[in-house]
RNA sequence: CACAGCCGCCAGGGGUACUUCGCUUCCGCGAAGUUGAGAAACACUCUUGGAACCUGACCCGGUUUAGACCGGCGUAGGGAGUGCGGCGAGUGUCGUGA
Numbered sequence: 001c002a003c004a005g006c007c008g009c010c011a012g013g014g015g016u017a018c019u020u021c022g023c024u025u026c027c028g029c030g031a032a033g034u035u036g037a038g039a040a041a042c043a044c045u046c047u048u049g050g051a052a053c054c055u056g057a058c059c060c061g062g063u064u065u066a067g068a069c070c071g072g073c074g075u076a077g078g079g080a081g082u083g084c085g086g087c088g089a090g091u092g093u094c095g096u097g098a
Stems, first nucleotide, its partner, number of pairs: 001092003005087005010081001011047004016041001017034007053078003059072004
């Protein structure tokens, strides 16, 4: 000096499913359970070094009461800040000294 890490602030992106019970003419609403960071919380998560998330997809294999629950697809196609400040000294490079 650069990158990474942690914290704070501002801006922006994203998802909110499945099963059971009850209410309900229906649309929906409430509660419980499963997985998960997160299943409407001003919470969680991601911001190009981008798998946060979307398309493919009413996809394919496995699993389950059921479900993007697990894996493939995926070196695929898209997708929002080269933001500001601080911390400490992780990695690399350069210089100096011994």
Predicted 3D model of a 98-nucleotide RNA (TPP riboswitch aptamer (THI element)) from Gemmatimonas sp. The model forms 95% of the base pairs in the Rfam consensus. The prediction has a mean pLDDT of 78. It was read from a public genome assembly, where an Rfam model found it.